[in-house]
Molecule: transfer RNA
Organism: Candidatus Wildermuthbacteria bacterium RIFCSPHIGHO2_02_FULL_48_16
RNA sequence: GGGCGGUUAGCUCAGUUGGUUAGAGCGCAGCAUUGACAUUGCUGAGGUGACAGGUUCGAGACCUGUACCGCCCACCA
Repeated sequence: GGGCGGUUAGCUCAGUUGGUUAGAGCGCAGCAUUGACAUUGCUGAGGUGACAGGUUCGAGACCUGUACCGCCCACCA
C1' cells in the first nucleotide's frame, strides 16, 4: 500500500426486509430475605449507536469519507 471483518450500556454481545419504546447476560445502586455475608426475588439508573457528511417522510441498519481494533496479502529492509 491492497483486501476482508469489527466499532451499540462499565464488560461480553443481539438487533431479521429501514418504521414499533434501542435490548439481553454479567456488573452497579436501592428494597425484601439473613445475626451478618452469600444466594435468591423485585425495582431502578446507565446509550447522543466510533466520528463527520449524504440518501430517505423516516437510518443502529443503506452510501461516502475519516479514525481506531483484528485477520490475510503485497512491498521495503